The RNA shown here (c-di-GMP-I-GGC riboswitch aptamer) has 84 nucleotides and comes from a Pirellulales bacterium.

């Protein structure tokens, strides 16, 4: 360095519930733990989702916005140290 223990000390927190914010996707705080070795950080590529506008009988297509990092890549920083 790769790697990742039924290791040690810590960390985060899905669903669900409550409050607040947002048209919505969703976000924030509290409770709560399914999980997580980057479930730290960055919307850069893909993807999914939302409302709006345009076209269409419709299915759907297009546009510019927005959300998700716990969907997959990529970038970047980083704790511990058994086995290999």
């Nucleotide at each position: 360095c790769u790697c990742g223990a039924u290791a040690a000390g810590g960390g985060c927190a899905a669903a669900c519930c409550c409050g607040c914010c947002g048209u919505a996707a969703g976000g924030c705080g509290g409770g709560g733990a399914c999980g997580c070795a980057a479930a730290g950080c960055c919307a850069c590529g893909g993807g999914u989702c939302c409302a709006c506008c345009c076209g269409u009988c419709a299915a759907c297509g297009g546009g510019g916005g927005g959300a998700c990092g716990g969907c997959c890549g990529g970038g970047u920083u980083g704790c511990c140290g058994a086995a290999a």
It matches the Rfam family "c-di-GMP-I-GGC riboswitch aptamer". Its family is annotated with cyclic-di-GMP binding in the Gene Ontology. The sequence was found by an Rfam model in a public genome assembly. Taxonomically the source falls in Pirellulales (Bacteria, Pseudomonadati, Planctomycetota, Planctomycetia).